Notes:
Large-subunit ribosomal RNA, domain VI from Candidatus Iainarchaeum sp., 297 nucleotides, folded computationally. The full RNA is in RNAcentral, with records from ENA. Its Rfam family is "Archaeal large subunit ribosomal RNA". Clan: LSU clan.

Context: one part of a larger RNA
RNA sequence: UGCGGAUUGCUUGAGGGGAAGAUCCAGUAAGUACGAGAGGAACGCUGGGUCCUGGCCACUGGUAUACCAGUUGUCUGACAAGGCACUGCUGGGUAGCUACGCCGGAACUUAUAAGAGCUGAAAGCAUCUAAGCUCGAAGAAGUCCCUGAAAAGAAGCAAUCACCCGCGAAACCUUUUGGCCUCCGGGUCAAAGGACGUUAGCGGUAAGAGUACUCCUAGAAGAGGAGCUUGAUAGAGCAGGGAUGUACGCGAGAAGCUUUGGCAACUCGCUCAGUCCACUGCCACUAAAAACUCGAG
Numbered sequence: 001u002g003c004g005g006a007u008u009g010c011u012u013g014a015g016g017g018g019a020a021g022a023u024c025c026a027g028u029a030a031g032u033a034c035g036a037g038a039g040g041a042a043c044g045c046u047g048g049g050u051c052c053u054g055g056c057c058a059c060u061g062g063u064a065u066a067c068c069a070g071u072u073g074u075c076u077g078a079c080a081a082g083g084c085a086c087u088g089c090u091g092g093g094u095a096g097c098u099a100c101g102c103c104g105g106a107a108c109u110u111a112u113a114a115g116a117g118c119u120g121a122a123a124g125c126a127u128c129u130a131a132g133c134u135c136g137a138a139g140a141a142g143u144c145c146c147u148g149a150a151a152a153g154a155a156g157c158a159a160u161c162a163c164c165c166g167c168g169a170a171a172c173c174u175u176u177u178g179g180c181c182u183c184c185g186g187g188u189c190a191a192a193g194g195a196c197g198u199u200a201g202c203g204g205u206a207a208g209a210g211u212a213c214u215c216c217u218a219g220a221a222g223a224g225g226a227g228c229u230u231g232a233u234a235g236a237g238c239a240g241g242g243a244u245g246u247a248c249g250c251g252a253g254a255a256g257c258u259u260u261g262g263c264a265a266c267u268c269g270c271u272c273a274g275u276c277c278a279c280u281g282c283c284a285c286u287a288a289a290a291a292c293u294c295g296a297g
Stems, first nucleotide, its partner, number of pairs: 005161007015147004021051008034039001052105005060099004067092005072085005108142003115135004164204004172194003176191006208294004213227004233287003237282004241277004249270005256263002
């Protein structure tokens, strides 16, 4: 884009895909079958581990150039606040993403292959086969998971909305009219009329959709999803929760140094402070304005 103008909800399931995987151990079966004894299984059932694989982030851990704190050298005259030095280095660290963390990967059925057989003639026997019948594989088809109306036979069910207005040919026909040409049969051009015709086609709109705009559970671009003032979509603010770990300044104390005037690392109080947040809620303060495009006899 199509599916006979749209919207919403629920389905069907043609078809496609899937690791529906691999392996080990223990218990039981069972000290059983077997075997003189020594020894010593299996089918089945139960539980667990490893590899591989799909998903997830409540826990544990990792990361974290969001963030907080400490600190070295140097610079901004000093304090404060900062720049640079791999993010200067170091200690922590929510969300997100992740594994070292957590959760799945049960069991079975059907038809068969090679093959094993039963009954059984042709061929009084024999023979799995000729008629008929029973089994038989990690393979096939299902059961399970994902996807799947563009499956052109373009699906089904239910509900809701819209179903208006306007313009409009050409080819064609004519025993109509006129011009031109003519081999006088006609040809050609223009006008008028007719049918095709509530036509083809085109325009404006409706229901609705898209763009634009604010965004993210989504995302390479498209797409998807939430909103657009009848509003909590994003930002700001406030509150909750969380990270760091007690800010600046002032006051009190204080090892040490001292030119005896003072200067002071550090500690305590104001102070679970200060700073910050990707999370949650409240709140229209800011921005989602105005507008444009498509769209039905």